[in-house]
RNA sequence: GACUGAAAACGGCAAACCCAUCGAAAGGUGGGGACGCAAAGCUUCCGGUCUAAGGGCGCAGGCGCGCCUAGGACAGCGGGGUUGCCAGU
Numbered sequence: 001g002a003c004u005g006a007a008a009a010c011g012g013c014a015a016a017c018c019c020a021u022c023g024a025a026a027g028g029u030g031g032g033g034a035c036g037c038a039a040a041g042c043u044u045c046c047g048g049u050c051u052a053a054g055g056g057c058g059c060a061g062g063c064g065c066g067c068c069u070a071g072g073a074c075a076g077c078g079g080g081g082u083u084g085c086c087a088g089u
Stems, first nucleotide, its partner, number of pairs: 002089004012037002017032006035076001041082003045079003048074003054069006
């Protein structure tokens, strides 16, 4: 350096849910909490999924409803890029 792995050791992260807060929402942030994770560290380049404020179309004859759409979101949905602890080969 590469590959394999979490058996051991040091540790790390933190699902659901609850509280607070931001957001139109998806979802994010902080605290509590652990379902799990060998990259569940970082990064939207590719695919996928979620939401639809705004925009478009239609209905209605109303002040609302339906459909489409990402400049929004998900890294704990895969792939890619990149960094990294321990052990073995």
Predicted 3D model of an 89-nucleotide RNA (c-di-GMP-I riboswitch aptamer) from a Gammaproteobacteria bacterium. Its mean pLDDT, the model's own confidence on a scale to 100, is 86.